[in-house]
């Protein structure tokens, strides 16, 4: 330099064929406890960027950036 295949809360990981972005663990808050944990109950938090199609984009096109794996 060419192919291919991955990016979503802090951390792992869902979301058929485009239609409410959830879950677990961690973190805060509160009730439970003599204290901690345990449980219960609530809360913040996130689609690598930029564009484009669309009434609607985490999906679909195109570029970009990182990261694998192949080739040269």
């Nucleotide at each position: 330099g060419a192919g291919c295949g991955c990016a979503u809360c802090g951390u792992c990981u869902a979301a058929a064929u485009g239609g409410a972005a959830g879950g677990a663990c961690a973190c805060c808050g509160g009730c439970u406890u003599a204290u901690c944990g345990u449980g219960c109950c609530g809360g913040a938090a996130a689609u690598u960027c930029a564009g484009g199609u669309u009434c609607a984009a985490g999906u679909c096109c195109u570029g970009c950036u990182g990261c694998g794996c192949u080739c040269c």

Model confidence (mean pLDDT): 80 of 100. The RNA shown here (transfer RNA) has 72 nucleotides and comes from Chryseobacterium sp. ZHDP1. It matches the Rfam family "tRNA". Its family is annotated with triplet codon-amino acid adaptor activity in the Gene Ontology. It is annotated as a transfer RNA.